[in-house]
Molecule: c-di-GMP-I-GGC riboswitch aptamer
Organism: Singulisphaera sp. GP187
C1' cells in the first nucleotide's frame, strides 16, 4: 500500500424537537441517536430535490435553459486513527 476485527482508543450523528436563516429545496446552533471504518473533506460525472424564465398547454403532467441544494444517493478526487486475519 491494499484490506477491515465480536480489538484498543475515540469520532460523528439520521428521525424527532426548539430557536434562527432561506421563497423554496435546504443550512446553522442546542437537545438527540438511526446508523457510519471515512456518515473527514471536495459540488468533478451522473442521480434526486427546489426556485425562475420560456416552449407545450384549458389546467395537470411534460420538455428546454439558467440559478441553488444534496458528500447520511453513486461514482470520483484528497486527507486520515488502529493494526487481528488476508
Nucleotide at each position: 500500500c491494499a484490506c477491515g476485527a465480536c480489538a484498543a482508543a475515540g469520532g460523528c450523528a439520521a428521525a424527532c424537537c426548539a430557536u434562527c436563516c432561506g421563497c423554496a429545496a435546504g443550512g446553522a446552533u442546542g437537545g438527540g441517536a438511526c446508523g457510519c471504518a471515512a456518515a473527514g473533506c471536495c459540488a468533478u460525472g451522473g442521480g434526486u430535490c427546489c426556485g425562475u424564465u420560456c416552449c407545450c398547454a384549458u389546467a395537470c403532467a411534460g420538455g428546454a435553459a439558467c440559478g441553488g441544494a444534496u458528500c447520511g444517493c453513486c461514482a470520483g478526487g484528497u486527507u486520515a486513527c488502529c493494526g487481528a486475519a488476508u